């Protein structure tokens, strides 16, 4: 870096440590009642492997339980818009599609 799924849902305690955190811009927010970080142990949750069942020659598809492995993941809907269009009288609202980001599978 490319393709492709999903992203209004779900789920904290303790220890170190000491000031910024929420991708990036703009709002708004969280933070010394101690943030982000790192550790441990716990929860979540089912993408992917195992498992079992269909249908298939085989690759592979679809389904179903389960939490045994690899990830992931525990403020706020991806915190909420950015770019386009549509309603509308409207720079306020709302609704869609998009970009961008996260994650997981392949390449």
């Nucleotide at each position: 870096u490319c393709u492709u799924a999903u992203c209004c849902a779900g789920a904290g305690a303790g220890g170190c440590g000491g000031a910024g955190g929420g991708a990036c811009c703009g709002g708004c927010c969280c933070u010394g009642u101690g943030a982000u970080g790192c550790c441990u142990c716990g929860a979540c949750a089912a993408c992917c492997g195992a498992g079992c069942g269909g249908c298939a020659u085989u690759u592979g598809c679809c389904g179903c339980a389960u939490a045994c492995g690899g990830u992931g993941c525990c403020a706020a809907u991806u915190c909420c818009g950015g770019c386009a269009g549509a309603a509308g009288g409207a720079u306020g609202u709302u609704c869609u599609g998009g970009a961008a980001g996260a994650u997981g599978a392949g390449a």
Predicted 3D model of a 107-nucleotide RNA (SAM riboswitch aptamer (S box leader)) from a soil metagenome. The sequence is in RNAcentral, with records from MGnify. Rfam family: SAM riboswitch aptamer (S box leader). Its Rfam clan is "SAM clan". The coordinates come from a structure-prediction model, not an experiment, and the mean pLDDT is 83.